This is a predicted structure of a 104-nucleotide RNA (SAM riboswitch aptamer (S box leader)) from uncultured Kordia sp. Taxonomically the source falls in Kordia (Bacteria, Flavobacteriia, Flavobacteriales, Flavobacteriaceae). It matches the Rfam family "SAM riboswitch aptamer (S box leader)". Gene Ontology term of the family: regulation of gene expression.
[in-house]
RNA sequence: UCGUUAUCAAGAAAGGCUGAGGGAAUAGACCCGAUGAAGCCUUAGCAACCCUUUACACUUAAAGAAGGUGCUACGUUCUACUGCGCAAUGCAGGUAGAUAACCA
Numbered sequence: 001u002c003g004u005u006a007u008c009a010a011g012a013a014a015g016g017c018u019g020a021g022g023g024a025a026u027a028g029a030c031c032c033g034a035u036g037a038a039g040c041c042u043u044a045g046c047a048a049c050c051c052u053u054u055a056c057a058c059u060u061a062a063a064g065a066a067g068g069u070g071c072u073a074c075g076u077u078c079u080a081c082u083g084c085g086c087a088a089u090g091c092a093g094g095u096a097g098a099u100a101a102c103c104a
Base pairs, nucleotide, nucleotide: 001104003102004101005100006099007098008097013043014042015041016040017039021032022031023030026080027079028078029077044072045071046070048069049068050067051064052063053062054061055060076096081093082092083091084090
């Protein structure tokens, strides 16, 4: 990197450097940004997966911790694909994305 599986309505900051963009892709919209975007470094925090314990049954639930990854504006920012819905709002499911574990 490819693939498989699971989850994604909650949670969580500050300082330094830097200097204009950012919110995945395509298109719209909307929002954030010189009261400093994105990126890098340091510290802190959160707790999704791996982890530990208990219960129970072969799969779930609860609790714990912070070791490995991860994360710390807006539901994965919203919509655009399908179905339901009179339309809209909405609900469910896809595609895609992100994260983790496993496999090759």
The coordinates come from a structure-prediction model, not an experiment, and the mean pLDDT is 80.